[in-house]
RNA sequence: GUUCCGAAAGGGCAAAUCCAGUGAAAGCUGGAGGCGCAAAGCCGAGGGUCUAAGGUCACAGAAUGUGGCUAUGACGGCCGGGCUGCCGAA
Numbered sequence: 001g002u003u004c005c006g007a008a009a010g011g012g013c014a015a016a017u018c019c020a021g022u023g024a025a026a027g028c029u030g031g032a033g034g035c036g037c038a039a040a041g042c043c044g045a046g047g048g049u050c051u052a053a054g055g056u057c058a059c060a061g062a063a064u065g066u067g068g069c070u071a072u073g074a075c076g077g078c079c080g081g082g083c084u085g086c087c088g089a090a
Stems, first nucleotide, its partner, number of pairs: 005088002012037002017032006035077001041083003046079002048075003054070007
C1' cells in the first nucleotide's frame, strides 16, 4: 500500500409521522422528527414490487359511470449487480 473484516474515534445518511409544495396516482422536494443503516453514497437496459394519466377491452349507456389489462411513470431504505468512498483494533 492492497484485500478481507468491523472494535474504537470523528462523523454521515434519515424510517414512520406531522406541516407546506408538487404529481392523475405511486411517489418526489423542503422543514421538523429519528426507526434504523458500514455504503441507507451513485447507477433504473437483471429481477421484483407499486401506481394507471394515456391507451385498450367489457358492462350499462344520451352524456357519462364502473370494472379488467397495460409503463413510457415510481421504488437504490426490495433483492442481485457495477462504480466510488471515511477510519483502522482484533
Molecule: c-di-GMP-I riboswitch aptamer
Organism: Clostridia bacterium